The RNA shown here (transfer RNA) has 84 nucleotides and comes from a Clostridiaceae bacterium. Rfam family: tRNA. The family's RNA type in Rfam is transfer RNA. The organism belongs to Clostridiaceae, within Bacteria. It was read from a public genome assembly.

[in-house]
RNA sequence: GCCGCGGUGGCGGAACUGGCAGACGCAGCAGACUCAAAAUCUGCCGAUGGAAACAUCAUGGGGGUUCGAUUCCCUUCCGCGGCA
Numbered sequence: 001g002c003c004g005c006g007g008u009g010g011c012g013g014a015a016c017u018g019g020c021a022g023a024c025g026c027a028g029c030a031g032a033c034u035c036a037a038a039a040u041c042u043g044c045c046g047a048u049g050g051a052a053a054c055a056u057c058a059u060g061g062g063g064g065u066u067c068g069a070u071u072c073c074c075u076u077c078c079g080c081g082g083c084a
Stems, first nucleotide, its partner, number of pairs: 001083007010026003019067001028044005046057004060076005
């Protein structure tokens, strides 16, 4: 230099043909149980603003297509693999 694969909450990791982003697990928080704890069970768990209702933002960065993009296209950054 060329080619391929990948980048999503604190972490791992889904979302088949474009249609509720964050399933599921871990971690965390609260509760139950216990003398107390562990284990187990139940609920919650992206960010910002807000008393709440709710609103806005969020898939490495930027742009495009589209009514609508994690998904398609262009560009760029980072990581891994292959070829030279």